[in-house]
Molecule: Bacterial RNase P class A
Organism: Phenylobacterium sp.
RNA sequence: CCAGACGGCCGGGCGGUCGCGGGCGCAAGCUCGAGGAAAGUCCGGGCUCCACGACGACAUGGCGGCGGGUAACGCCCGCCGGGGGCGACCCCAGGGAUAGCGCCACAGAAAGCAAACCGCCGCUCCUCGUGAGCGGUAAGGGUGAAAGGGUGGGGUAAGAGCCCACCGCGUCCUUGGUAACAAGGGCGGCACGGCAAGCCCCGCCAGGAGCAAGACCGAAUAGGGACCGCGCGUUCCCAGCAAUGGGAACAGGGCCGUCGUUGGCCCGAGCAGGUCCGGGUAGGUCGCGAGAACCGGCCCGCGAGGGUCGGUCCAGAGGAAUGGCCGCCGCGUCCCUUCGGGGGCGGCACAGAACCCGGCUUACAGGCCGUCUGGUCCC
Numbered sequence: 001c002c003a004g005a006c007g008g009c010c011g012g013g014c015g016g017u018c019g020c021g022g023g024c025g026c027a028a029g030c031u032c033g034a035g036g037a038a039a040g041u042c043c044g045g046g047c048u049c050c051a052c053g054a055c056g057a058c059a060u061g062g063c064g065g066c067g068g069g070u071a072a073c074g075c076c077c078g079c080c081g082g083g084g085g086c087g088a089c090c091c092c093a094g095g096g097a098u099a100g101c102g103c104c105a106c107a108g109a110a111a112g113c114a115a116a117c118c119g120c121c122g123c124u125c126c127u128c129g130u131g132a133g134c135g136g137u138a139a140g141g142g143u144g145a146a147a148g149g150g151u152g153g154g155g156u157a158a159g160a161g162c163c164c165a166c167c168g169c170g171u172c173c174u175u176g177g178u179a180a181c182a183a184g185g186g187c188g189g190c191a192c193g194g195c196a197a198g199c200c201c202c203g204c205c206a207g208g209a210g211c212a213a214g215a216c217c218g219a220a221u222a223g224g225g226a227c228c229g230c231g232c233g234u235u236c237c238c239a240g241c242a243a244u245g246g247g248a249a250c251a252g253g254g255c256c257g258u259c260g261u262u263g264g265c266c267c268g269a270g271c272a273g274g275u276c277c278g279g280g281u282a283g284g285u286c287g288c289g290a291g292a293a294c295c296g297g298c299c300c301g302c303g304a305g306g307g308u309c310g311g312u313c314c315a316g317a318g319g320a321a322u323g324g325c326c327g328c329c330g331c332g333u334c335c336c337u338u339c340g341g342g343g344g345c346g347g348c349a350c351a352g353a354a355c356c357c358g359g360c361u362u363a364c365a366g367g368c369c370g371u372c373u374g375g376u377c378c379c
Base pairs, nucleotide, nucleotide: 001375002374003373004372005371006370007369008368009367010366012329013328014327015326016325017324018323020033021032022031023030024029035350039361040360042359043358044357045356046355047210048209049208050207060206061205062204063203064202065079066078067077068076069075080094081092082091083090084089095201096200100199101198102195103194104193117141118140119137120136121135122134123133124132125131126129149167150166151165152164153163154162168190169188170187171186172185173184174183175182176181214286215285216284217283224277225276226275227274228273229271230270233250234249235248236247237246238245239244252267253266254265255264256263291313293312294311295310296309297308298307299306300305330348331346332345333344334343335342336341
C1' cells in the first nucleotide's frame, strides 16, 4: 500500500433573533426540553388491579449442549460439539429417530421387514447371435438429497464384513475436566438410513389483564331516595294503632278512521315546587420522572459483570412542545478557475418520547478510532 475480519464511537458545530412545551418566579426573567434506535411490540421484569388455602395432575404456550452473569430472560459471557474459511474469524431451534405414528417429492429397477435396469458370473436351450430363459452377485455403471459403512488386501465362478488391517460406528472401562466433552484401551463384523422447523416423548418455565392499569376529588342537566308544601271524584273490601299501602265497582278520560247503537281494551295521581342525601358522567388531581439512573477513579473477575468511593440531576403531557429565519464553519454536489481559490444549490441518513427499565430485531447519508488476518513492496 492492497484485500479482509472483529469491536467501539459520532451521526452536524457555534452565534443572533422570533416563537413553542414543562418547572420556578408578583413580575422582569431564569432554567430544562428526543433517539441510537424514541421504531417493531418479539422476549424478560418493575408497578397496578383482578383471581387464588396448600400441594399435585391435566391442557395450552414457550424454551432445549455445558458452566457462569443477571431482578429476570428466549439476553449476554466463557467453554464444548458440528459446519465453513489459507487466515483473522464466522454460522448452528445444538435434548430424544432401539417409545410409538407418519413422511421421504422428482428421477430411478428398487426409498425401508430393501432393491437386479445396465454390467459381471454360472447353468440350460436354440434359429449359434450384439440370442432367449433360470439362478447368483450390491464390486463397477446409471438415478437420486439419501441406495443397508469407507480405503486397501485376501478370498470367490463372479461377488459380498465372507475374512483381515486401519478409519468410522456401537458398547464397556480407565484417565483428565465442575460439566458439556476429550484422550487412551478392551469388546462387537456392522446390527441401528434421514426428517422431531410433521405429530410425538423427555426435562425446564409460565395465573389473567394492562397506565384507557389503578387511586382520590367531583359539577351542570337528566334520573334515584327521604322529608316538607300543594294537589289527589264517590262508595266498599283487606292489612295496619296510625301515617300509609293493596284491591274492586261506579262516575270521568283516551283508543278501536268518522257519526249513532252496541261492545272491547287502556288510564285513573301527581308536581318545570323547596331542602337535603347517595351513585354515576364531564372535568380536575395523583400515578409520572432520584433510579436495576448517568459520569469518573480504585479493587475483584479471562469475560459478561460485581463491589466501593466521589460527582451529576437529565423532557414529561394532554393527541402530544422540542420549531422558523439569518450569519459563520463543516459535509455533499454542480459550475468557473490565473490551480491560490471563488460561486450556486441541498438543511443535509434513518427517524419523532406518551408508565418505566433490561434485551433482541429492524432502518440508517456520511465519517472517526482501535485490535487483528492474508498478500505485496522497501529498509